The RNA shown here (transfer RNA) has 76 nucleotides and comes from an Acidimicrobiaceae bacterium. Its Rfam family is "tRNA". Rfam classes the family as a transfer RNA. Rfam links the family to the GO term triplet codon-amino acid adaptor activity. About the family: Transfer RNA (tRNA) molecules are approximately 80 nucleotides in length. The sequence is in RNAcentral, with records from ENA. The prediction has a mean pLDDT of 81. The organism belongs to Acidimicrobiaceae, within Bacteria.

């Protein structure tokens, strides 16, 4: 150079046929317990890589563009 996957919470990942953004671990609070363990109950954290079209409405469709992984061609 050419094709295919990926990219969503502080991490590990779900989120189909476009219509509210979740888990699980880890944070914070609180209650129980002598007690940092452990069980409980409640919170807080998201430009869904960036840009742009389509649509009443896009994490979900189409374009382009970065980043990573990956086959293939070239070179040697």
């Nucleotide at each position: 150079g050419g094709g295919g996957c990926u990219a969503u919470a502080g991490c590990u990942c779900a989120g189909u046929u476009g219509g509210c953004a979740g888990a699980g671990c880890g944070c914070c609070u609180c209650c129980a317990u002598g007690g940092c363990a452990u069980g409980g109950a409640g919170g807080a954290g998201g430009u869904c890589a960036a840009g742009g079209g389509u649509u009443c409405a896009a994490u979900u469709c189409c374009c382009u563009u970065u980043a990573g992984c990956u086959c293939c061609a070239c070179c040697c």